Predicted 3D model of a 118-nucleotide RNA (SAM riboswitch aptamer (S box leader)) from Mucilaginibacter sp.
Its Rfam family is "SAM riboswitch aptamer (S box leader)". From the family's description: The SAM riboswitch is found upstream of a number of genes which code for proteins involved in methionine or cysteine biosynthesis in Gram-positive bacteria.
Of the family's consensus pairs, 94% are formed in the model.
Model confidence (mean pLDDT): 81 of 100.
It was read from a public genome assembly, where an Rfam model found it.

């Protein structure tokens, strides 16, 4: 980099430098000199991977170990700390409407993280 899973309505911010733009990307809509967005520190959140306790069950050559799950933990690898991925677009099924639009729900593209792979 491309790919396959699995998650994406929870959660969790201060200080230093620096100084103007940032929410991927279009449209909306916010956020910003009361200080964006990067960098560090240092607190935190979460529980994707290791690790670790422990319930059930399995399985073997069985005081043992190993393999599934389920609950913890927070020591290690990541991530994350404004708004649901902020919202919307594309399909599709409902409701309200002549119709424009609206508004719920389901999916699909698109991103974003984790494991694996290559």
């Nucleotide at each position: 980099u491309a790919c396959u899973u699995a998650u994406c309505c929870a959660g969790a911010a201060a200080g230093a430098c620096a100084g103007a733009g940032g929410g991927a990307a279009a449209g909306g809509c916010c956020c910003u000199a009361u200080g964006a967005u990067g960098u560090c520190u240092u607190a935190g959140c979460a529980a994707c991977c290791u690790g670790u306790a422990u319930u059930a069950g399995c399985u073997u050559u069985a005081u043992a170990a190993g393999c599934u799950u389920g609950u913890g933990u927070a020591a290690g690898g990541u991530g994350c700390u404004a708004a649901u991925u902020c919202c919307u677009g594309c399909u599709u099924c409902g409701c309200u409407a002549c119709a424009c639009a609206g508004u719920g729900g389901a999916g699909a593209c698109a991103g974003a993280u984790a494991a694996g792979c290559u």